[in-house]
Notes:
A computed fold for a 351-nucleotide part of an RNA from an uncultured bacterium, annotated as small-subunit ribosomal RNA, central domain. The coordinates come from a structure-prediction model, not an experiment, and the mean pLDDT is 87.
Context: one part of a larger RNA
């Protein structure tokens, strides 16, 4: 190196785009590097196998073959790899047409309920909170509650849906510019232009960080009040960071389908989203197709559970990863970070 693996036992990279690399459709010519066939030359002796032989046997020694799977020549064969050429349309791309869609942290407008604060006015002695209270706000400084009138911050109730859209990450009032993507149709163009992808580079909840605004609710920290044997909590009543918004940092998660990308194959039913075709007594139903996304199931895989054309089956190609259990995602050391910390990542020991 092989003979083994990654839904849940160890083990898919948090997505993505893509250098090198590695792998690659169809067809006819053409080299002949790989390969496949003969020939020679060389792979020293010894050692190894085989046969025979010599010391009484053995070790051991001689003799003979074979063998040295290599390497260099050289004459040939094209099926496959390969390199070159012509050349094709099925993979892939384009264009033309059509509809869906919370794709966008691109930018600008608007809209209503709600909760807070203000404000004048009505009104008067309770409110408020829990199992149950209390703390707390109030009572000639007027509290809750209705109603008016204003300010402001965040978030969009019903629609709403195992429904939709994105590579993840997430995306959800409602309008308008801008801008990505998939899908269906038509087959006009291109003419393998693909698949993956070590390093790269980029996006990437939430909490954090940095300057600078913003601050309604809600709320780590903290304070009070119960609760209790205690209560550094669960529950109550305040409350700072933060959550917002702008620029720039972290670079992480049960970043999950715990399931890496990509092709082609392999029984069926039943939903639901987006197109397209056909057919009808035709304003909707049937029938079928192509793309998504749900359940049930069959070979078949699977230790079971479970997966089953959205695979965890059958193959092919590329990456990433795994090798008792603690030690440890710890230490050293390195790269990145303002920092907090991330990536890289051991060992003794010990069971």
């Nucleotide at each position: 190196c092989u003979g083994a693996g990654u839904g849940u036992a160890a083990a898919g990279g948090g997505a993505g785009c893509g250098c090198a690399g590695a792998c690659g459709g169809c067809g006819c010519g053409g080299c002949a590097a790989g390969u496949c066939c003969g020939g020679a030359g060389u792979g020293a002796a010894a050692a190894c196998c085989c046969g025979g032989g010599g010391c009484c046997c053995c070790a051991c020694c001689c003799c003979g073959g074979g063998a040295c799977u290599g390497c260099u020549c050289u004459g040939g064969a094209a099926a496959c790899u390969g390199c070159g050429g012509c050349g094709c349309u099925c993979g892939a791309g384009u264009g033309c047409c059509g509809g869906a869609g919370g794709g966008g942290g691109c930018a600008g407008g608007c809209g209503g309920a709600a909760u807070u604060c203000c404000u004048a006015g009505u009104g008067u002695a309770g409110c408020g909170g829990u199992g149950a209270a209390a703390a707390g706000g109030g009572a000639u400084a007027g509290u809750u509650u209705g109603g008016g009138g204003g300010g402001g911050g965040a978030a969009c109730a019903c629609c709403a849906g195992u429904g939709g859209c994105g590579a993840a990450g997430g995306c959800g009032g409602c309008c308008u510019g801008c801008u990505g993507g998939a899908c269906g149709g038509c087959a006009a163009c291109u003419g393998a232009c693909g698949u993956u992808g070590a390093g790269g580079c980029u996006c990437g909840a939430a909490a954090g960080c940095g300057u600078g605004g913003g601050g309604a609710g809600c709320a780590a920290a903290c304070a009070g009040g119960a609760u209790u044997a205690g209560a550094u909590a669960c529950c109550c009543u305040g409350g700072u960071a933060g959550u917002c918004c702008a620029c720039g940092c972290c670079g992480u998660a049960a970043a999950c389908g715990a399931u890496g990308a990509a092709u082609a194959c392999u029984a069926g039913g039943u939903g639901u989203c987006g197109g397209g075709g056909c057919a009808c007594a035709a304003c909707g139903u049937g029938c079928u197709u192509c793309g998504g996304u749900g359940c049930c199931g069959c070979a078949g895989c699977a230790a079971a559970c479970g997966c089953a054309u959205u695979a965890a089956g059958u193959a092919u190609u590329c990456c990433a990863c795994c090798u008792g259990g603690g030690g440890a995602g710890u230490a050293c050391g390195u790269u990145c970070g303002c920092a907090a910390g991330a990536a890289u990542g051991a060992a003794a020991c010990u069971c």